RNA sequence: GGAGCCGGACGGGCUGUCGCCGCGUGUGCGGCAGGCGCGCGGCACAUGCCGCGGGUCUGCCUGACGGGGAGGAAAGUCCGGGCUUCACAGGGCAGGACGCUGGGCAAUUCCCAGGAGGGGUGACCCUCGGAAAGCGCCACAGAAAGCAAACCGCCCUGUUCCGCCUUGCGGGCAGGGUAAGGGUGAAACGGUGGGGUAAGAGCCUACCAGCCGGCACGGCGACGUGCCGGGCUUGGCAAGCCCCGUCCGAAGCAAGACCAAAUAGGGAAGCGGGCCGGCCCGGCCAGACGCUUCCGGGUAGGUUGCUUGAGGGCAUGGGCAACCAUGCUCCUAGAGGAAUGACAGCCGCCCGCAAGGGAACAGAACCCGGCUUACAGUCCGACUCCCCGA
Numbered sequence: 001g002g003a004g005c006c007g008g009a010c011g012g013g014c015u016g017u018c019g020c021c022g023c024g025u026g027u028g029c030g031g032c033a034g035g036c037g038c039g040c041g042g043c044a045c046a047u048g049c050c051g052c053g054g055g056u057c058u059g060c061c062u063g064a065c066g067g068g069g070a071g072g073a074a075a076g077u078c079c080g081g082g083c084u085u086c087a088c089a090g091g092g093c094a095g096g097a098c099g100c101u102g103g104g105c106a107a108u109u110c111c112c113a114g115g116a117g118g119g120g121u122g123a124c125c126c127u128c129g130g131a132a133a134g135c136g137c138c139a140c141a142g143a144a145a146g147c148a149a150a151c152c153g154c155c156c157u158g159u160u161c162c163g164c165c166u167u168g169c170g171g172g173c174a175g176g177g178u179a180a181g182g183g184u185g186a187a188a189c190g191g192u193g194g195g196g197u198a199a200g201a202g203c204c205u206a207c208c209a210g211c212c213g214g215c216a217c218g219g220c221g222a223c224g225u226g227c228c229g230g231g232c233u234u235g236g237c238a239a240g241c242c243c244c245g246u247c248c249g250a251a252g253c254a255a256g257a258c259c260a261a262a263u264a265g266g267g268a269a270g271c272g273g274g275c276c277g278g279c280c281c282g283g284c285c286a287g288a289c290g291c292u293u294c295c296g297g298g299u300a301g302g303u304u305g306c307u308u309g310a311g312g313g314c315a316u317g318g319g320c321a322a323c324c325a326u327g328c329u330c331c332u333a334g335a336g337g338a339a340u341g342a343c344a345g346c347c348g349c350c351c352g353c354a355a356g357g358g359a360a361c362a363g364a365a366c367c368c369g370g371c372u373u374a375c376a377g378u379c380c381g382a383c384u385c386c387c388c389g390a
Stems, first nucleotide, its partner, number of pairs: 001386004006381005012347007020069002023066003028062001030061007038053006071361001075372002078370005083252004095248005100114005115128005129243002134241002136237003151182002153178007161171004190208006209233002211230008256304004266295007273285004311330008349358003
C1' cells in the first nucleotide's frame, strides 16, 4: 500500500420568524360555567321559589412568561416478561413451542463460555436430540436408489448351432456365479497389501478409518485420550409423519378502574282505583294506567391506567465472559382522527473548475428485555492474509 474479518460509536450544528402538544409560575381592564354567604325586588305567605346586583372560591377558554417534546431501528409483531381482567381440586388426551454442555437473566427461541461436526491459507464464520423403533420420500441420469441391483465386463457348465490354422480354440444360444474393473449419479453398501477362488467377495488375515460394547484416566458436564473385544461396515431427509425429553390456562391498555347526562326502559315507595252502606282510620282485591319522589345498571361524555424504569452514565470490586454488587450522579414525549412542524440565513459533509446540485432507512401509542429486517454517509478499536521498503 492492497484485500479482508470482528466489535463499538454517530445518524448534521447554530440563529431568527411563525405554528402544534404536555408541564410549571404569575394571574390582567377579560369571557363562560358552577358552589357558598350578603343585599334588593317580585310571587306565595309556613319553613320557601324566581330574578337582579355585588363578594369570594373552583374549573375551563383566551392572553403573558419559563422550560420540555421521536428512533437506532420508533418497523416486523417473531420470542420472553411486567401489569390487568376472566378462568382454575387433581390427573390425562389433543395442540403448540423448544432441543449439544455449563453458566447469566425477571424470563426467553436471547446472551456468554465451552464441546462436536463442517467451511476458509487465515482473522473468523456456519450448524446442533433420535435415521441401528416404524412409515414415507430421494428429481435427472442410470441395469439398479434401500430387506439392493447384472448394462458392459469377468468366470463356470451345457450345446443336436456356426467358423477355423479341427482330440482343440473362438463365436452364438441357454442356464448359473460374481459388486474386483468400466459406465451413470449429489449419493452405488469401508480403504490398501497379502491370502484365497473357476472368477470374485470381510470369504480370511495385517494395518488404517468408522460403529457398537467394556475398562482406565482427565473434565461439574457435553466430551476427550488410551487400551481391550466384536468383521459389526449400518446412505441422506425429522423444516414429511413420527419417537424421546422439557415447557406452555385464555385474552390483551379498544386490558381494566372511577365519575356520570339527555332520552327510552327497569325496580321501590306514596297518591289517584274497586269492595267493606256514606266519611275518617284500618283491612282486602287489582296490580293495568297516570302523577310525584327515590334507587340501581348501561350509553354519550369526562377522569384514570400513563410513564421514574428489571432506566442511563461514571467509578470501584467479583467473574475468562455474559453478568452481578456497592457508591456517586442524571431525568429524557405522554397524544387520543393522534402534537413533536414549516420557512429563511450561516456553517459543516459529498459531487462539480464554477454556476449549481445532493444527503439514507424511517414516525412513539401501556411499559420493558431480546431477535430479525431496512439504512446515504462518517468515525474509533482489535485482528488476519498478500506485496513493497528500511
About this RNA:
This is a predicted structure of a 390-nucleotide RNA (Bacterial RNase P class A) from Bilophila sp. Model confidence (mean pLDDT): 75 of 100. RNAcentral holds the sequence, with entries from ENA. A source record names the gene rnpB. Its Rfam family is "Bacterial RNase P class A". By type it is a ribozyme. From the family's description: Ribonuclease P (RNase P) is a ubiquitous endoribonuclease, found in archaea, bacteria and eukarya as well as chloroplasts and mitochondria.